[in-house]
Molecule: Archaeal signal recognition particle RNA
Organism: Caldiplasma sukawensis
RNA sequence: AGCCGGGCUUGAUCGGAGAGCUAGGCACUCUCUGUGACCUGAAGCCUAUAUGCAGGGACGACUUCCCGGUGAGGUCAACUCUGCCUCUGUGAAGCCAGAGCGGAUCAAUGAUAUUUCGGCCCUUUGGAUCGGGGGCUUGCAUGUUCAAUUUCAAAGGAAAAUGAGCAUGCAAUCUGUCUGACGAACCCGCCAGGUCCGGAAGGGAGCAACGGUAGUCGGAACCUUUGAUGCUGAAGGUGUCCGGGGUUGAGUGAAACUAUGGAGGAACUUCACAGGACGCAGGGCCCGAUCCGGGGUGCCCGGUU
Numbered sequence: 001a002g003c004c005g006g007g008c009u010u011g012a013u014c015g016g017a018g019a020g021c022u023a024g025g026c027a028c029u030c031u032c033u034g035u036g037a038c039c040u041g042a043a044g045c046c047u048a049u050a051u052g053c054a055g056g057g058a059c060g061a062c063u064u065c066c067c068g069g070u071g072a073g074g075u076c077a078a079c080u081c082u083g084c085c086u087c088u089g090u091g092a093a094g095c096c097a098g099a100g101c102g103g104a105u106c107a108a109u110g111a112u113a114u115u116u117c118g119g120c121c122c123u124u125u126g127g128a129u130c131g132g133g134g135g136c137u138u139g140c141a142u143g144u145u146c147a148a149u150u151u152c153a154a155a156g157g158a159a160a161a162u163g164a165g166c167a168u169g170c171a172a173u174c175u176g177u178c179u180g181a182c183g184a185a186c187c188c189g190c191c192a193g194g195u196c197c198g199g200a201a202g203g204g205a206g207c208a209a210c211g212g213u214a215g216u217c218g219g220a221a222c223c224u225u226u227g228a229u230g231c232u233g234a235a236g237g238u239g240u241c242c243g244g245g246g247u248u249g250a251g252u253g254a255a256a257c258u259a260u261g262g263a264g265g266a267a268c269u270u271c272a273c274a275g276g277a278c279g280c281a282g283g284g285c286c287c288g289a290u291c292c293g294g295g296g297u298g299c300c301c302g303g304u305u
Base pairs, nucleotide, nucleotide: 001305002304003303004302005301006300007299008298011062013058014057015033016032017031018030019029020028023047024046025045026044038056039055040054041053065295066294067293068292069291073287074286079284080283081282082281083280084279086276087275088274089273090272091271092270093269094268095262096261097260099258100257106251113247114246115245116244117243118242119241121237122236123235124234125233126232127231128229129228130227131226132224133223134222137172138171139170140169141168142167143166144165145164146163147162149160150159151158152157177220178219179218180217181216182215187212188211189210195204196203197202
């Protein structure tokens, strides 16, 4: 002098950080962190040499100190970086076409291609249903009305024949008929009663009723180059989509991206670059507990080299 062991107490420790308070440092309050981090008293003590004061106790050189690392947590006033938001400017992209690349999806329970049929669509043409519209023409016969004519001794009248209507019947033609209820004061027939002429017989005019016609309102069938439809059939056509069938027999080829050509030039969206302001977020800078490593280190005794 170094090392090891034992002991001592005068060094160290018995928390630290941030904010608040303060002229400022403590204390004190709150928050964070963490400990083997004590007890009592007062409400104060200090000045960049400020990092509490007084007393007691624990501990026992541990460690204070210096250097490096770690890094809970905090701050972000100022500075800085990045990003977001926002504005300006420039450029590009966005749509179409084929190509390249790519390989989603589907695929022997059949890709692709082709063919055919159906649905959808268009045209044409039928049916069904519903609605609208419509009712032929001619001839003959009989009766009768109107007009005019001829004959008869005579009232009511009788006979003949022409034209135009009306009703009925029978035929023909026609798709062009049937039925019910009404139904013309001024259409037809027939006319009780009553009335007129008459010696009578018998006749005339003619109301009602009755029977018909024109016509009205319905119904049925028929006709209709009259229309409609959430009905239905057929034929032809179109060909994006959907579905069914046949043939063939292994592929099909979405998005994104790239380049080329074309369209557009106002705006909008997106992306890239440059620049600018406010704000926000995060990081850095800054502070920093804890822990780790290294350096250096009070006194006494014993042992040892």